[in-house]
The part of an RNA shown here (large-subunit ribosomal RNA, domain I) has 493 nucleotides and comes from Kordiimonas gwangyangensis DSM 19435 = JCM 12864.
Context: one part of a larger RNA
């Protein structure tokens, strides 16, 4: 020093766990907000740093209604109390609820400053903006009108997607690039609802008819349209899902209120049947021998339980609040059957249709009839024919989506996976900021968490001793590979 055994250190992979993700499905709510929302600062305990939880009435107050013996939340204790006169905890109703935050007296660098009036004054209350209706006041100006005040109602802001609208890209595709594509896509905006939207033919179709409106499947990648390039892409018609008609001065109908009315939901209750041996720390594992079963889903208990415990099937439940379906009742909109309106001219726009032969819908502007003896469509136009009644209002279902809650499941992960995030995570930390964004999971059935005693610096750290099924589970703790560093021993230089 090498090698080759063996025994150690370091490491953390591996295996095995799950408390926490991911998806899926049926139901279920589909909103909260000036009565102060979402979010949040600060505060609150006997001791109190976090964290839930609550508000100066500050881990809570009070009422009902549930349960029944233990309870004062967690890390994580002691101490003091509270509890069959019912604590604690779980429902459902209500007081209380600082300060910021739409934020609303008025500033303002959120979570602070500063203020004015009223009144029942240790204490309340009111005082923003814009809308609208109302009543007063009142200019330039005579009447008014605008201002300006009170009053009354509303409204404002926040939320994951769906859903109308308005405004509206670009990368990129055409293998370049401008019509053209991506796209009315992303994105800002405004506005609603539990669903938006569309709806009751001035529609389609074809000589035969159909009979509001939304969805799916076909029809069909078809007819079309397209630098006829890339690409874009109908409908008629056929089958399904759902099915509802209404009103314009009334014995409507619609939507809204209000009483009534009660499936249901928000605590809970009941809810079967198994013992012995044996091995082992420990039985639910073995071996005997039984029993329930509308329940042999599933978790837990010291290894693997139908008959231990929670549960499970099936069955019951509500003083209190929510509440569909339904029923009655009031209130209110629907106001002359729709003229600057149909239809033209000019520029655009939608329509699968790019301006074409381009109907058909919308209008920015400039025009502008008819009046059931009329009108409109039937893809330029015209005629015959056929349908149909615009310029007015509403209308469920079937359908689009889940931030939120319940329960069910999974040839979905298993701590470098699945969420970033199983652990105090949008947290540490990083950036002026917008913004990015970790890493960390296991003793043990029970702490029974080493009482004493020895070295050692009153250490660290270890060696007895105890516990304990194991401490070669001792908290840097399940299991402990590999690299990477030693130690014995042998064999070689």
């Nucleotide at each position: 020093g090498g090698c080759a055994u063996u025994u150690g250190g370091u490491g953390a992979a591996u295996g095995c766990c799950u408390u926490g993700g991911c998806g899926u499905a049926u139901g279920g709510a589909g909103g909260c907000g000036a009565u102060g929302a979402a979010g949040g600062a600060c505060g609150u305990g006997a001791c109190a740093g976090g964290c839930u939880g609550c508000g100066a009435a500050a881990a809570g107050c009070u009422g009902u209604g549930g349960u029944g013996a233990g309870g004062u939340g967690c890390c994580a204790g002691u101490a003091a109390c509270c509890u069959u006169u019912g604590a604690c905890c779980c429902a459902c109703a209500g007081a209380u609820a600082u300060c910021c935050g739409a934020a609303u007296g008025g500033g303002g660098a959120a979570a602070c400053c500063c203020a004015c009036c009223c009144u029942u004054u240790u204490a309340g209350g009111g005082u923003a903006u814009c809308a609208u209706g109302u009543a007063g006041u009142g200019a330039a100006u005579a009447c008014a009108u605008a201002g300006c005040u009170g009053c009354a109602u509303g409204a404002g802001g926040c939320g994951a997607a769906c859903c109308c609208g308005g405004c509206g890209a670009a990368c990129u595709g055409a293998a370049a690039c401008a019509u053209c594509u991506a796209a009315g896509u992303a994105g800002c905006c405004g506005g609603a609802g539990g669903a938006a939207a569309a709806g009751a033919c001035a529609u389609c179709a074809a000589c035969a008819g159909a009979g509001a409106u939304u969805c799916c499947c076909c029809u069909a990648g078809u007819a079309g349209u397209g630098g006829c390039g890339a690409g874009c892409g109908a409908a008629c018609g056929g089958g399904g899902a759902c099915c509802a008609g209404g009103c314009c001065a009334g014995u409507g109908u619609u939507a809204u209120c209000u009483u009534c009315a009660g499936a249901u939901c928000u605590a809970c209750c009941g809810g079967a049947a198994c013992c012995a041996u044996c091995u082992g720390g420990a039985a639910a594992g073995u071996u005997g021998g039984a029993c329930c079963a509308u329940a042999g889903u599933a978790g837990g208990u010291g290894a693997u339980a139908g008959u231990c415990c929670u549960g499970u099937a099936c069955g019951g439940g509500a003083a209190a609040g929510a509440a569909a379906a339904g029923a009655a009742g009031a209130u209110a909109g629907c106001c002359u059957c729709g003229a600057g309106u149909a239809g033209g001219g000019c520029g655009g726009g939608a329509c699968a249709c790019g301006u074409g032969a381009a109907a058909u819908c919308c209008u920015g502007u400039c025009u502008g009839a008819a009046c059931a003896u009329g009108g409109g469509a039937g893809g330029a136009c015209c005629a015959c024919c056929u349908u149909c009644c615009a310029a007015g209002c509403c209308u469920a279902a079937a359908u689009a989506c889940u931030a939120c809650c319940a329960u069910a499941c999974g040839a979905c992960c298993g701590a470098u996976a699945g969420u970033g995030a199983a652990c105090c995570a949008g947290u540490a930390c990083c950036g002026u900021g917008a913004g990015g964004g970790a890493a960390a999971g296991g003793u043990g059935a029970a702490a029974a968490g080493c009482a004493c005693c020895c070295c050692g610096a009153u250490g660290a750290g270890g060696g007895g001793a105890g516990u304990g099924a194991a401490a070669g589970a001792g908290a840097a703790c399940c299991u402990g590979a590999a690299a990477c560093c030693g130690a014995a021993u042998g064999c070689c230089u």
Overview: The sequence was found in a public genome assembly. Its Rfam family is "Bacterial large subunit ribosomal RNA".